[in-house]
């Protein structure tokens, strides 16, 4: 160093519903909660997809692909 996630460690995120505020809305933030994640860390100033609106623009999604960076370990 690459690829890969069988088994196991130490920890780590937190969907949907409900509650509350924010927002025109997509959706976000706290809480409650765990469907699920090996990047569900981080980016929306690469780019593609999908959603929103008062639409030739201006938003919103990273848990849709994606870029970047990383814990651990059989072979």
């Nucleotide at each position: 160093g690459u690829a890969u996630g069988a088994a196991a460690a130490a920890g780590g995120c937190a969907a949907a519903a409900c509650c509350a505020c924010u927002g025109u809305g997509a959706a976000g933030u706290g809480g409650c909660g765990a469907c699920g994640c090996a990047a569900a860390g981080c980016u929306a100033a690469a780019g593609g997809g999908u959603c929103u609106u008062u639409a030739u623009a201006a938003g919103a999604u990273a848990g849709c692909c994606a870029g970047c960076u990383g814990c651990c370990a059989a072979g």